[in-house]
């Protein structure tokens, strides 16, 4: 550095749900909780849902897909 991988180690994230909190809402944030994850890290693009609204329109998620950059373990 480069293929491969997710059995162990040690780090890391944290579904569901349960409390508090903030917003009209999808939801976010703190604490617990660990089903599970090798990018479940960033970003930018598409998509899909889903909330507000009479409509124009505006918003929320993604553990959905692809890109680039960045990153632990192991074998070879």
């Nucleotide at each position: 550095u480069a293929u491969g991988g997710a059995a162990a180690a040690a780090g890391c994230c944290a579904c569901a749900c349960u409390u508090g909190u903030u917003g009209u809402g999808a939801a976010g944030c703190a604490a617990g909780g660990u089903c599970g994850g090798a990018a479940a890290g960033a970003u930018g693009c598409a998509u899909a849902u889903c909330c507000u609204g009479c409509a124009a329109a505006g918003g929320a998620u993604a553990g959905u897909g692809c890109a680039u950059c960045u990153g632990c373990c192991c074998a070879u």

Model confidence (mean pLDDT): 79 of 100. A computed fold for a 76-nucleotide RNA from Sulfurovum sp., annotated as c-di-GMP-I riboswitch aptamer. It was read from a public genome assembly, where an Rfam model found it. Its Rfam family is "c-di-GMP-I riboswitch aptamer". Rfam's curators write: GEMM was predicted in a large-scale screen for bacterial structured RNA regulatory elements.